[in-house]
Molecule: transfer RNA
Organism: Phycisphaeraceae bacterium
RNA sequence: CACGAUGUAGCUCAACGGCGGAGCGUGCCCCUCAUAUGGGCGAGGUUGCCGGUUCGAGCCCGGCCAUCGUGA
Numbered sequence: 001c002a003c004g005a006u007g008u009a010g011c012u013c014a015a016c017g018g019c020g021g022a023g024c025g026u027g028c029c030c031c032u033c034a035u036a037u038g039g040g041c042g043a044g045g046u047u048g049c050c051g052g053u054u055c056g057a058g059c060c061c062g063g064c065c066a067u068c069g070u071g072a
Base pairs, nucleotide, nucleotide: 001071002070003069004068005067006066007065010024011023012022013021018055026042027041028040029039030038048064049063050062051061052060
């Protein structure tokens, strides 16, 4: 320099163009003498950034940024 992949909660990951979720973690409660395990209820997101297409974008298109990979 060229090409490709990925970018969503604190972490790991889902989500047919039509309500953004799960597991773990975390807060509170129950259980226990206590801890762990277990059970219940919550909080936590400008879906990397800027535009475009569309009635409607996490999803499609363009540019940029970051990480990883391949080639030179």